[in-house]
RNA sequence: GCCCCAGUAGUUUAGUGUUAAAACACCGGUUUUGUAACCCGGAAAGUGUAGAUUAAAAUUCUUCCUGGCGCA
Numbered sequence: 001g002c003c004c005c006a007g008u009a010g011u012u013u014a015g016u017g018u019u020a021a022a023a024c025a026c027c028g029g030u031u032u033u034g035u036a037a038c039c040c041g042g043a044a045a046g047u048g049u050a051g052a053u054u055a056a057a058a059u060u061c062u063u064c065c066u067g068g069c070g071c072a
Base pairs, nucleotide, nucleotide: 001071002070004068005067006066007065010024011023012022013021018055026042027041028040029039048064050062051061052060
């Protein structure tokens, strides 16, 4: 330098055009002599950046950024 893949909550992932979901973690409660675990409830992200298309974009297209595999 070229090709491919990925980027969504604190973390790991889901979501293939029509209000962004779950687990763990966190907070509160329950329980316990106390802690942990179990159980109940709660908060938290507009989706890497900038544009395009569309009535509507995490999703389609383009550029750039970051990370990874491969080739030279």
The RNA shown here (transfer RNA) has 72 nucleotides and comes from Brachysomophis crocodilinus.
Model confidence (mean pLDDT): 81 of 100.
Lineage of the source: Eukaryota > Opisthokonta > Eumetazoa > Elopocephalai > Brachysomophis.
It matches the Rfam family "tRNA". Its family is annotated with triplet codon-amino acid adaptor activity in the Gene Ontology. It is annotated as a transfer RNA.